[in-house]
Context: one part of a larger RNA
């Protein structure tokens, strides 16, 4: 100098406390570990693995078994040689890959010579085999924690110290003030973007105050540039202003103006550095292995196995509820191998037909809510598992292994023991909506919208996990 301590002071942070929901019990999902298996490919493993890589496993993917082929090989390409077009069909055996066998055809240009295919040699391919302890790119994690450093002076014999300790103060090594230190850098902050207010341009596909037309009903039409709204420019918030407190720096005020006050909400942004942390299976690449096989081509199966062990995670247990009718209101995305209005047929899934719409145009497009009826505390008109049986859609093909649809079946389950997790405001809880991947979808996930919308925070003694100072020290 650091680390470390069940020392010590100060502070901080959903760390705890104070609420409010959750898991940990049940069913089922969906990952892992076991097990089993010809295979049940690989990888991820306290926190920082486990609805993770995977933002789509029926074949394809795939990488794994089995079987069945192929021998310059699926793909790319050079060279010599030789053949003659490529190629079409139609046939043989096969599950397919591949194969056998037959006909049709003989490439352009006047010409040097240009294309093309095949087939022998040869060079050269290929490997998701293994090292992530041999890298590089990239990630996670302390931690958005306020740290980590450097020149030059100075102190020290020197390791190393000061600066960066010391009082205030911050959300912060943000800043005052003091000082053998004086500056600097990489962090922080701001500069970016987003949401919130005006405001100025701009008015179509959006909008409709006021004039006119029309209608059974609609901004339907002519028209308006007013409002909404779009989408570019500006404006505005700076402790600027008052009062209290302070030397400053700041800190306080149910303080004034303001949409909005003390970092305005959210983002994106992650310093030196640590874990030989993860990744050779995204790519890339040293070295090691394979080369009639660890390459590679098909089928067919498996990664969907099931005594059982945990993560996460969906529906539940009901009356703040269920179900029936009826009724209302987003936002932000996607569409042409496509998004479908509307009608007709179907109890439905979902077929027919037809129409707009390459989209502020025309479409996907809400539920929770609100009215009214019913049930009247039951294993229930609670809860749907599992199981019969008939359909529908995708798709070459749903058996092993798809959603979905309608009829019956109606399991656990009556608030879940230690113990444990999230969240401080448009949050939590609670409701539905869109995407991306995708033929279809095991999505309850995963990234996003939005409706409606709480409850408590006394305080910091105590778990936990950071920072600063000190102080012990048998570690380095």
């Nucleotide at each position: 100098u650091g680390a470390c301590g069940g020392g010590g002071g100060c502070c901080c942070g959903c760390a705890c406390a104070a609420g409010c929901g959750g898991a940990g019990g049940a069913a089922c999902a969906u990952g892992u570990g076991g097990u089993u298996u010809a295979a049940u490919u690989c990888g991820a493993u306290g926190a920082u693995a486990c609805g993770c890589g995977a933002g789509g496993a029926a074949c394809c993917u795939u990488a794994c078994c089995c079987g069945g082929g192929c021998g310059u090989g699926a793909a790319u390409u050079g060279c010599a040689u030789c053949u003659g077009a490529a190629u079409a069909u139609a046939u043989u055996g096969g599950a397919a890959a591949c194969u056998u066998u037959a006909u049709a055809g003989c490439c352009a240009g006047c010409g040097a010579u240009g294309g093309c295919a095949g087939a022998u040699g040869u060079g050269a391919a290929g490997g998701u085999g293994c090292u992530g302890c041999a890298u590089g790119g990239u990630u996670g994690u302390c931690g958005u924690c306020a740290g980590c450093u450097c020149g030059u002076g100075c102190c020290g014999u020197g390791a190393g110290g000061u600066g960066u300790a010391g009082g205030c103060u911050u959300a912060a090594g943000u800043g005052c003030c003091a000082u053998a230190a004086c500056g600097a850098g990489c962090g922080c902050a701001a500069c970016c973007c987003u949401c919130a207010u005006u405001g100025u341009u701009a008015g179509u596909u959006a909008c409709c105050a006021u004039c006119a037309g029309g209608u059974a009903g609609u901004g339907c039409u002519g028209g308006g540039g007013a409002c909404u709204c779009u989408a570019a420019c500006a404006a505005g918030a700076c402790u600027g202003c008052c009062g209290g407190c302070g030397u400053a720096a700041g800190c306080u005020g149910u303080g004034a103006g303001g949409a909005a006050g003390g970092u305005g909400g959210g983002g994106a942004g992650g310093a030196c550095g640590u874990c030989a942390a993860a990744u050779c299976a995204g790519c890339a690449c040293g070295g090691c292995c394979c080369u009639u096989a660890c390459a590679u081509c098909c089928a067919g199966g498996g990664c969907u196995a099931c005594a059982c062990a945990c993560g996460u995670g969906u529906u539940a247990c009901a009356a703040u509820g269920g179900c029936c009718g009826g009724u209302a209101c987003a936002a932000a995305g996607g569409g042409c191998a496509g998004c479908u209005a509307c009608a007709c047929a179907g109890c439905g899934a979902u077929g027919u037909g037809a129409u707009g719409c390459u989209a502020a145009u025309c479409u996907c497009c809400a539920a929770a809510u609100c009215c009214g009826g019913u049930c009247u505390c039951a294993g229930u008109u609670c809860g749907g598992a599992u199981c019969g049986a008939a359909g529908u859609c995708u798709g070459c093909a749903a058996c092993c292994c798809g959603a979905c649809u309608u009829c019956g079946u109606g399991a656990a389950g009556c608030u879940g023991g230690a113990u444990u997790c999230g969240c401080u405001a448009g949050u939590a809880a609670u409701c539905g909506c869109g995407c991306a991947u995708c033929a279809g979808c095991c999505a309850u996930g995963g990234c996003g919208c939005g409706g409606g919308g709480a409850a408590u925070a006394c305080g910091u003694u105590c778990c936990c996990g950071g920072g600063c100072c000190u102080u012990g020290c048998a570690c380095a």

This is a predicted structure of a 476-nucleotide part of an RNA (small-subunit ribosomal RNA, 3' major domain) from an uncultured bacterium. The prediction has a mean pLDDT of 83. RNAcentral holds the full RNA, with entries from Greengenes.